Description
Small-subunit ribosomal RNA from a Thermodesulfobacteriota bacterium, 1518 nucleotides, folded computationally. The sequence is in RNAcentral, with records from ENA. It matches the Rfam family "Bacterial small subunit ribosomal RNA". The coordinates come from a structure-prediction model, not an experiment, and the mean pLDDT is 87. Lineage of the source: Bacteria > Pseudomonadati > Thermodesulfobacteriota.

RNA sequence: AUAACGGAGAGUUUGAUCCUGGCUCAGAGCGAACGCUGGCGGCGCGUCUUAAACAUGCAAGUCGAGCGGCAGCGGGGGCUUCGGCCUGCCGGCGAGCGGCGAACGGGUGAGUAACACGUAAGUGACCUGUCCUUAGGUGGGGGAUAACCAGCCGAAAGGUUGGCUAAUACCGCAUAUAGUCUCAUGGCGUGGUGGCUGUGAGAUGAAAGCCGGAAGGUGCCUAAGGGGGGGCUUGCGGCCGAUUAGCUAGUUGGUGGGGUAAAGGCUCACCAAGGCGACGAUCGGUAGCCGGCCUGAGAGGGUGGUCGGCCACACUGGGACUGGGACACGGCCCAGACUCCUACGGGAGGCAGCAGUUAAGAAUCUUGCGCAAUGGGCGGAAGCCUGACGCAGCGACGCCGCGUGCCUGAGGAAGGCCUUCGGGUUGUAAAGGGCACUAGACAGGGACGAAGGAAGUGACGGUACCUGUUGAAAGCACCGGCUAAUUACGUGCCAGCAGCCGCGGUAAUACGUAUGGUGCAAGCGUUGCUCGGAAUCACUGGGCGUAAAGGGUGCGUAGGCGGGUAUGUAAGUCUGUUGUGAAAUACCGCAGCUUAACUGCGGUGCUGCGACGGAAACUGCAUAUCUGGAGUCCCGGAGAGGCAGACGGAAUUCCCGGUGUAGCGGUGAAAUGCGCAGAUAUCGGGAGGAACACCGAUGGCGAAGGCAGUCUGCUGGACGGAGACUGACGCUGAGGCACGAAAGCGUGGGGAGCAAACAGGAUUAGAUACCCUGGUAGUCCACGCCCUAAACGUUGUCGACUAGGCGUUGGUAGGUGAGAGCCUAUCGGUGCCGAAGCAAACGCGAUAAGUCGACCGCCUGGGGACUACGCUCGCAAGAGUGAAACUCAAAGGAAUUGACGGGGGCCCGCACAAGCGGUGGAGCAUGUGGUUUAAUUCGAUGAUACGCGAAGAACCUUACCCGGGCUUGACAUGCACACGAAUGGGGUGGAGACACCUCAGCCGCAAGGCGUGUGCACAGGUGCUGCAUGGUUGUCGUCAGCUCGUGUUGUGAGAUGUUGGGUUAAGUCCCGCAACGAGCGCAACCCUUACUGUGUGUUGCCAGCAGGUGGAGCUGGGCACUCACACGGAACUGCCGGCGACAAGUCGGAGGAAGGUGGGGAUGACGUCAAAUCAUCAUGGCCCUUAUGUCCGGGGCUACACACGUGCUACAAUGGCCGGUACAGAGGGAGGCGAACCUGCGAGGGGGAGCGGAACCCAGAAAGCCGGUCUCAGUUCGGAUUGGAGUCUGCAACUCGACUCCAUGAAGUCGGAAUCGCUAGUAAUCGCGGAUCAGCAUGCCGCGGUGAAUACGUUCCCGGGCCUUGUACACACCGCCCGUCACACCACCCGAGUCGGCGGCGCCCGAAGUGGCUGAGUCAACCCGAGAGGGGGACAGGUUACGAAGGCGAAGCUGGUGAGGGGGGUGAAGUCGUAACAAGGUAGCCGUACGGGAACGUGCGGCUGGAUCACCUCCUUU
Repeated sequence: AUAACGGAGAGUUUGAUCCUGGCUCAGAGCGAACGCUGGCGGCGCGUCUUAAACAUGCAAGUCGAGCGGCAGCGGGGGCUUCGGCCUGCCGGCGAGCGGCGAACGGGUGAGUAACACGUAAGUGACCUGUCCUUAGGUGGGGGAUAACCAGCCGAAAGGUUGGCUAAUACCGCAUAUAGUCUCAUGGCGUGGUGGCUGUGAGAUGAAAGCCGGAAGGUGCCUAAGGGGGGGCUUGCGGCCGAUUAGCUAGUUGGUGGGGUAAAGGCUCACCAAGGCGACGAUCGGUAGCCGGCCUGAGAGGGUGGUCGGCCACACUGGGACUGGGACACGGCCCAGACUCCUACGGGAGGCAGCAGUUAAGAAUCUUGCGCAAUGGGCGGAAGCCUGACGCAGCGACGCCGCGUGCCUGAGGAAGGCCUUCGGGUUGUAAAGGGCACUAGACAGGGACGAAGGAAGUGACGGUACCUGUUGAAAGCACCGGCUAAUUACGUGCCAGCAGCCGCGGUAAUACGUAUGGUGCAAGCGUUGCUCGGAAUCACUGGGCGUAAAGGGUGCGUAGGCGGGUAUGUAAGUCUGUUGUGAAAUACCGCAGCUUAACUGCGGUGCUGCGACGGAAACUGCAUAUCUGGAGUCCCGGAGAGGCAGACGGAAUUCCCGGUGUAGCGGUGAAAUGCGCAGAUAUCGGGAGGAACACCGAUGGCGAAGGCAGUCUGCUGGACGGAGACUGACGCUGAGGCACGAAAGCGUGGGGAGCAAACAGGAUUAGAUACCCUGGUAGUCCACGCCCUAAACGUUGUCGACUAGGCGUUGGUAGGUGAGAGCCUAUCGGUGCCGAAGCAAACGCGAUAAGUCGACCGCCUGGGGACUACGCUCGCAAGAGUGAAACUCAAAGGAAUUGACGGGGGCCCGCACAAGCGGUGGAGCAUGUGGUUUAAUUCGAUGAUACGCGAAGAACCUUACCCGGGCUUGACAUGCACACGAAUGGGGUGGAGACACCUCAGCCGCAAGGCGUGUGCACAGGUGCUGCAUGGUUGUCGUCAGCUCGUGUUGUGAGAUGUUGGGUUAAGUCCCGCAACGAGCGCAACCCUUACUGUGUGUUGCCAGCAGGUGGAGCUGGGCACUCACACGGAACUGCCGGCGACAAGUCGGAGGAAGGUGGGGAUGACGUCAAAUCAUCAUGGCCCUUAUGUCCGGGGCUACACACGUGCUACAAUGGCCGGUACAGAGGGAGGCGAACCUGCGAGGGGGAGCGGAACCCAGAAAGCCGGUCUCAGUUCGGAUUGGAGUCUGCAACUCGACUCCAUGAAGUCGGAAUCGCUAGUAAUCGCGGAUCAGCAUGCCGCGGUGAAUACGUUCCCGGGCCUUGUACACACCGCCCGUCACACCACCCGAGUCGGCGGCGCCCGAAGUGGCUGAGUCAACCCGAGAGGGGGACAGGUUACGAAGGCGAAGCUGGUGAGGGGGGUGAAGUCGUAACAAGGUAGCCGUACGGGAACGUGCGGCUGGAUCACCUCCUUU
């Protein structure tokens, strides 16, 4: 010099956000345990469970220098018959007498919530063996007794009788100036009583010897002092429960005895009636306390093992004895339980000492060595004893240290794994080369610890250490996020993982394995527990409008807090000094083991408590004073403030009477009900109860609940004004007391209307409801209870401070006006908006949710639970207080974007409506479901599958089934070998594929080409996954939307832009605007159609000219027209007028072929539906490989009780049939279209011209029109079905084609509920063509002909767009969600009881023991006596008080168990309904009452935490 170095967060509620809030994780720690693994050493630590039970050994002895002695051992001596015997003589010494120790040391934590512990004090209320110091003394006697001997009893333990003996054992006496006690009388001292100290008198009052030749030593006794140790008392401190609120009779105190070392109800007698408690007594639960230890930034929280201090205990309970000290762990007595011995009569025992055993348990060691060291006991000492202790052993249980090598080494080896097949990675890693050595082993050396003058003494230990030779050794967990670290395979919501969130249902970085990686390392993980993070109990350091949380309101007690000034005081406060705060630990420095852990030394700290001194600002206390807080008096006005009484009118109902007649009433519509016995309606009269229209208001009053006709009486409070007075008298307020809507209860009244319950009628699937008709409690009054509400401003009371603006109510003052009034200021109340600030946001904002102060109440995740139990209150209903088990990973608040609403506004669409025609009924066609089948291949399934994939299933197709074949394959590429041109033809068998046979037949110099065969790579798969994908497609929807950049705004999700006012088909455009721009969409650009110009006219056309026919653009010619093909023009709200804002635009008009997008098409934003397709194609992964591939024959896809979709044809006269006759467009055609002509009734056949097409052909268009017939019928409608006969295509029409002819002639007479299309050249109707295709459309795709009706309108249905609102929805209303019932499991409550435990109370019994009394029995010491004997004293015995265990009894608390009962929680898909969330379809909710399978319904009162519309009021603008 130092000793003060320190504070991180993350995951998870949501579609997303912010907040609240819980759960979880990362850190550190441990006397640990478990799993896998394990080289060494050092230092520590090691039954946390059962204070359970213990075998065995050891753990407290020692002293012969206290004593009598001599059992055993050694020695000496004596005797000896050599067998032995005797002798305490010596060393010594068993047992015994005696002394000291055994009260220490060691163990454990059961009990204990207590002066037990900690800390600080007190003791004038005390003790203290051994030790130290000082002073003094140690004289003289006596009687016993154990050992021992003899005998007896007993199995033993042990006991008993008689006899002998010693002492530092025991007992008198002497001495003592001391000490102690009593009495008398002084002094000193203290905070203070038994302190200290004199004087006088009296009483009492000790001893022991031993060793030594001696010196001397050591004991013993008395007293004083010291030291250390202890007893007792007190302040303060440290657990939980109030669902423990009252406890207490020795209890509290006094007086006096007793007792103790000592104060004291410690104990007893008497007296008094006290003592403790909300500052938590008593009771219950839990617990040894502390230094410390762990954690933490700290404050705190947790803990009390090892080490140290204290306490308590020693098998359980009680008790005393001895002693300086015990009520005594290894002592005694008694009782109890247990174990052992026993000869059954009796005895013995206590490991919570060290080892060790058993049991328990997840779990915790050797029956080791040594007294060498340290310490202890005894002894003069030697020494003995010491499981204290020192060491060793076992255990990775912890901390610390070391090692498992270092350098080099690229062919980047092999192997493994992955792979896009190129490679990558393991990886300088290995191998290889060089170098070095720790543990161990062997060998050599070898300690410190051991000291005082010397010597001796080491369990550890031949250990540490040194030297030489040789020479080993890595695992565990993790790799989805948090959290560092990934791939492959396997598995397929299985197996499994998981700390939280969560993974796994065929591509799993999450399971299992492997590769690789990450982390730590002789360990690593897991589990358990503590603190931290958690500001999640908030002192430091939180909250309560809506998240959990303000008491329903007031009055007020204790308590807490309290205005100005002055003085004093010094309790709090601050400061200085001082004592203490043990050591160890912590921290700092230094030092010792090679380092560290560990240890030593010194210091700091120990934040505390005590004592003394000082300060006086603040708080307290005391005193004095002040007026601003508070209050009193006076005047004044406002008010549904309260209580009581009286009165009033309107209305409802009832009764009476009159008029009057058939209905009334009620509803969405009805019915029940009332009415011809006269209702309703109306008039008059009467009765009775309840409530008070208008005024009336966001108004007033009250503490809250609440209060409303008028008048009167009584009465409370607030406010304003002006002064005077009191002088802090104040604020808050746990308990307490009072008030407290509605419902409800009791007693008695009252009862008009209304109306739970109830009844009936409706509604409905049901309707215990909503609606209707009735209707009882109740509603009203009096008195008494109840005491709860969304008792809400969801905002406790009081005070202070902090911009404004506008209303309203009460008062006062000023100004002004003739006045109504107006203006200004101010005080009290009540509203709206708003600044700062606050807030998670919403919002609050002088009436705060702002800034502060005081006090009270309350909260701490959701459910369980406004519950249970207990207690208090209540007549009851019930109220107040108020848990736990169990369970969940959330529950919540505010706001955001969507979606949705049986919310609102605006607006579209063949959405409805208005119309026309259909479907649904029939027959048939076709597709689908279902069923069937060997197979009926597969896919598509609300809209958005179902005449769909399929623009053509007899074979083929074909994917399916049966059967027969092939295996490098039906098809591709490459390699090797062999053979052969390729290829073509023929034959046999066969259903065919195929098999077998056979004939002909090469190029090139070669390599080879081509083919076949064999072998290898590979082919092949319409096998699976459309939920692994690409591509393509459907749908919302041709709807008008979807976004971005920058800026702005909000903590944020987001918002703004995109909303608003207009307008449009349109987010189309205009205007406005914190927005300004932009993109994808819309529109336009494209095609087609409508008009026209120009160009070109053949195959098209034919006006004019010419020719010409039976007819005809047939011919010349022409290109005018039609038409065709190109390229242009034209339409833009351009023009006019109205409306509009002078805009955008819109309405009307003109012109025009066309007018406001002219018609149609193509074109489909961001996205949605895990929509469809692995069977068009492509493709990842998986699967098959003599088959899931491939070839062939046959069959099937065509089945048929049924059901549905889409169509065709009909049911007829707007028609059928017959005859005649007219007019298209767009297409197709060469393996094709196929004319004329001939033929057949016909399908068709023959025929073959022409045409690759404005040329020829398909090709007759049909409806239409003209004429005729049929006459309302199952028909001259309708054509199914069936029989027969044919045609065509094709290898082949049986299964299974189309068509024709003849015959047959079914259902069907316009279609239930329901449902589809269409807004103009559309619907309807009519035919024509094409693709596919050998053949096969009623389907599909196109084409033209004829050609309507209707749209008032947007209320409703469906879909959609924009804005707004509510939301408990976000898989987004096909959402969410409630309760009963049923089933399973779990914990809990009640429960007839039953079995235990605990403490207290009363009584009984009463061991040991202690005290008292007694003591006729017994007794050596002292006294008397010669003695006998007596005295004194002691003892046995008896008795008594207390007294453990035990017994009995009635209560209490608590635990286990319990038939049965009750609700609660959880569970994948159970049942019944639909209560809540939207106006949730009856707004919801709160309290209460009644009712109901259930959610719930209804009544009464309350709340907005109700949507929507309208009105009123207020404000702003015009």